[in-house]
RNA sequence: GGGCCGGUAGUUCAGUCAGUAGAACACUCGAUUCGCAUUCGAGAGGUCGGCGGUGCAAUUCCGCCUCGGUCCA
Repeated sequence: GGGCCGGUAGUUCAGUCAGUAGAACACUCGAUUCGCAUUCGAGAGGUCGGCGGUGCAAUUCCGCCUCGGUCCA
């Protein structure tokens, strides 16, 4: 330098033939307990890596950039 894969909640990841952004764990509150743990219920938490383009509408499609992984040179 080039090819491919990936960047989404605090963490690990789903989701995308465009149409309200989700799960688990963690966190907060409540129930249970003499108390803790467990278990159960509820809640908070996201500019979907950045900038542009297309379009009524973009996490999703297209271009460039950036970061990580991997392969080739």